The prediction has a mean pLDDT of 82. c-di-AMP riboswitch aptamer (ydaO/yuaA leader) from a soil metagenome, 118 nucleotides, folded computationally. Its Rfam family is "c-di-AMP riboswitch aptamer (ydaO/yuaA leader)". Its family is annotated with regulation of gene expression and cyclic-di-AMP binding in the Gene Ontology. The RNAcentral record of the sequence draws on MGnify.

[in-house]
RNA sequence: CGCCGAGUCCACGUGAGUGGAGCGGGGGAACCAAUUGUUGGGGCGAACCUCCUUGUGGAGGGCCGCGAGCUCUUUCAGCGGCAGCCCGUCAGCUAACCCCGCAGGCGUACGAAAGAGA
Numbered sequence: 001c002g003c004c005g006a007g008u009c010c011a012c013g014u015g016a017g018u019g020g021a022g023c024g025g026g027g028g029a030a031c032c033a034a035u036u037g038u039u040g041g042g043g044c045g046a047a048c049c050u051c052c053u054u055g056u057g058g059a060g061g062g063c064c065g066c067g068a069g070c071u072c073u074u075u076c077a078g079c080g081g082c083a084g085c086c087c088g089u090c091a092g093c094u095a096a097c098c099c100c101g102c103a104g105g106c107g108u109a110c111g112a113a114a115g116a117g118a
Stems, first nucleotide, its partner, number of pairs: 001107004008021005022102006032092001040090001041087004048061005062082005070117007
C1' cells in the first nucleotide's frame, strides 16, 4: 500500500469501560404457507448438487474471491476457494417489539477491453 470478511468511525474516560452513528446477523403477529414430529430440527457462511472410484480422490454443473494507471461499475484471459463454527429438542414468513456481533486471517499485480467520474 492492498486483499477476504458485517467486523468501521466518532465522543467521553487515567484505565477498565460507557454512549452514539454506521454496517451485519438472529428471534418475533396477522395474512399467506406448511403436514411434520430420533431418519430430530435449525443458524452464520460462497462453501452446494449429481455422477464415477476399492479408497485416497476425480469429473460435471452451480456458487464465491482476486484479476493495481486515480476512483467506481461491468466483461474476458489467468489464478484461487467450495471450509469451519454455533444453537440444543426449539425457531416458516413476519409489522410493532426484543436480542447479538463489529472478529480473525492474509499478500494479488507490471494481462486484455467497455462505461462513468476526477